Context: one part of a larger RNA
């Protein structure tokens, strides 16, 4: 201040900050499948081969080497995801802001008592059903000071 009172809610305004978002961007770790340089290792060596080995010798063997393939391998490429951080039209509800709308829900029996639970319904506060509660006034009865 003291019913010329308190005060709900949508709904408009502003600002804040989170939530969902169609999709972007950029970051890990992996996993599958294509490719592969190089290396090692294997398998094969019809060409090459002074040392060893058999041969008087020609010449074989043993080893080596060139090449050939093959496993595995940097890297590169695709392909579904996990998974982290930022953007993101839109959207959703929430704080918050003396003096905007729209009722008037609640507090007196607040003018239909009111609150809870649940279902339906409605611009909005609500609003009916049912089914608890007194944390209801009144009036009457008990108790008991």
């Nucleotide at each position: 201040c003291a019913c010329c009172g308190c005060c709900c809610g949508u709904c408009a305004a502003g600002c804040c900050a989170c939530g969902a978002a169609a999709g972007u961007g950029g970051g890990a770790g992996g996993g599958g499948c294509u490719u592969a340089a190089u290396g090692u290792c294997g398998u094969c060596g019809c060409g090459c081969u002074a040392a060893c080995c058999c041969g008087c010798a020609a010449g074989g063997g043993a080893g080596g080497c060139a090449g050939a393939c093959g496993c595995c391998u940097a890297g590169a490429g695709c392909c579904a995801a996990u998974u982290c951080c930022g953007c993101g039209a839109u959207u959703g509800g929430g704080a918050c802001u003396a003096a905007g709308u729209c009722g008037u829900a609640a507090c007196a029996a607040g003018g239909u008592a009111g609150c809870c639970g649940u279902a339906g319904g409605g611009g909005a506060a609500c609003c009916u059903g049912c089914g608890g509660c007194u944390g209801g006034a009144u009036c009457a009865c008990c108790u008991c000071c």
The part of an RNA shown here (small-subunit ribosomal RNA, 3' minor domain) has 145 nucleotides and comes from an uncultured bacterium. Its Rfam family is "Bacterial small subunit ribosomal RNA". The coordinates come from a structure-prediction model, not an experiment, and the mean pLDDT is 82. The full RNA is in RNAcentral, with records from Greengenes.